[in-house]
Context: one part of a larger RNA
RNA sequence: UGACGGGGGCCCGCACAAGCGGAGGAACAUGUGGUUUAAUUCGAUGAUACGCGAGGAACCUUACCUGGGCUUAAAUGCAGAACGAUGUACCGGGAAACUGGUAUUCCCUUCGGGGCGGCUUGCAAGGUGCUGCAUGGUUGUCGUCAGCUCGUGCCGUGAGGUGUCGGGUUAAGUCCCAUAACGAGCGCAACCCCUAUCGUUAGUUGCCAGCGGGUAAUGCCGGGGACUCAUGGGAUACUGCCGGUGACAAACCGGAGGAAGGUGGGGAUGACGUCAAGUCAGCAUGCCCCUUAUGUCCAGGGCUACAAACGUGCUACAAUGGUCGGUACAAAGGGCUGCAAUACCGCGAGGUGGAGCGAAUCCCAUAAAGUGCGUCUCGGUUCGGAUUGGAGGCUGAAACUCGCCUCCAUGAAGCUGGAGUUGCUAGUAAUCGCGGAUCAGCAAUGCCGCGGUGAAUACGUUCCCGGGCCUUGUACA
Numbered sequence: 001u002g003a004c005g006g007g008g009g010c011c012c013g014c015a016c017a018a019g020c021g022g023a024g025g026a027a028c029a030u031g032u033g034g035u036u037u038a039a040u041u042c043g044a045u046g047a048u049a050c051g052c053g054a055g056g057a058a059c060c061u062u063a064c065c066u067g068g069g070c071u072u073a074a075a076u077g078c079a080g081a082a083c084g085a086u087g088u089a090c091c092g093g094g095a096a097a098c099u100g101g102u103a104u105u106c107c108c109u110u111c112g113g114g115g116c117g118g119c120u121u122g123c124a125a126g127g128u129g130c131u132g133c134a135u136g137g138u139u140g141u142c143g144u145c146a147g148c149u150c151g152u153g154c155c156g157u158g159a160g161g162u163g164u165c166g167g168g169u170u171a172a173g174u175c176c177c178a179u180a181a182c183g184a185g186c187g188c189a190a191c192c193c194c195u196a197u198c199g200u201u202a203g204u205u206g207c208c209a210g211c212g213g214g215u216a217a218u219g220c221c222g223g224g225g226a227c228u229c230a231u232g233g234g235a236u237a238c239u240g241c242c243g244g245u246g247a248c249a250a251a252c253c254g255g256a257g258g259a260a261g262g263u264g265g266g267g268a269u270g271a272c273g274u275c276a277a278g279u280c281a282g283c284a285u286g287c288c289c290c291u292u293a294u295g296u297c298c299a300g301g302g303c304u305a306c307a308a309a310c311g312u313g314c315u316a317c318a319a320u321g322g323u324c325g326g327u328a329c330a331a332a333g334g335g336c337u338g339c340a341a342u343a344c345c346g347c348g349a350g351g352u353g354g355a356g357c358g359a360a361u362c363c364c365a366u367a368a369a370g371u372g373c374g375u376c377u378c379g380g381u382u383c384g385g386a387u388u389g390g391a392g393g394c395u396g397a398a399a400c401u402c403g404c405c406u407c408c409a410u411g412a413a414g415c416u417g418g419a420g421u422u423g424c425u426a427g428u429a430a431u432c433g434c435g436g437a438u439c440a441g442c443a444a445u446g447c448c449g450c451g452g453u454g455a456a457u458a459c460g461u462u463c464c465c466g467g468g469c470c471u472u473g474u475a476c477a
């Protein structure tokens, strides 16, 4: 100087407390350890692995296994040699990859050769082989915590200290005061984006108040720019104003006005560093290793196994509910190898057919909880839907291993879950549906977004966990 302490002081955080909802019990989905296997490819492993890499394993992917081939496939260059092949068509073997055979087939030329092309030889290749403890790049975490440093000066023999401490204050090393320090840098904050309010700009594909036309009905038409909305550019919030507290400071408390008040709400943004943290399998790359194989091609299988174990989820156990038919209100997205309306067929998944739309125009597309009516009446039930049987639909060469969906039948466990444990402070939790990426299809209950309905509680900081500053002890570095 640090680190540590079941030392002290001050302070913060859904850290506790106060609340609300979960998980831990059940079935299923998914990931993991384990076991099994010819193979169940590899990586990730306290917090910071385990719906993680994977934003989509039937083939492909695919790296794994079994079997069958090739010695060079793909890219490129140089040199050498022989050649007109390669390709196309046909025949044979084969699961395919591949392989055997037959036929046919270049251009220019000064006839020396040249161009082109593949074959072949050599050098180059190729490797998801090893090392993340050789690395780059990038990421997680402490932590959006308030810290980490420098120049000069001063102090100390020196390591180093001071500044950065102290009194206040703040979300903040934020600001003020004091001060052997005075300044400065990286962080904080602001500048950026979205959202909340109001003018303004230009009104189409959007809108329809007033005027006119028209319809069974609809901005449908003429028209209009008022309104909603969308486009661009502005304004607004600054403790600016008032009162109080305070050291006359910084600031804090209350109030006015205001759509919004003290960082308005949310996002992006992650200092010096820590964990030899993760990644050589995204990519790049040093060293080592393989070179008729650890390269490469193909078929099939595996990554989907299953006694029990763990994590993350989904659906429930019901009456604040189930069910039947009626009815209302979104936002944000996607669409040409695409989204597909009206119509018809089918109980349905879906099929036939195809208007319109490269989309504020058309389509996906009925939002669902909600609401009004009926029914069920506490029963493992009209709860719950696993599992299984049968019949079908779709995608795709191909659904056996191993896809999704529909209909009929079947109707399991489960009656609120032990110890212990987790998320959340407001348009949040809870609850309800909708969309997208990936994608032929889909194992999505995942992930990333969108809106609808919409709470309870916070006395407080003694305690648990993590963190910041000062101080103290230390046989630790």
Stems, first nucleotide, its partner, number of pairs: 001477002003474003007471007015461002019424004026315001028313005034306002042053002064301007077123004083117002087104007106115003126290002129288001131286001135284002137279003140275001142273001147186006153162003166177003192267004197235002200232001203229001207224002211222003238261001241255005317417001321376003326371002333364003338357002343352003383414001388409007430453007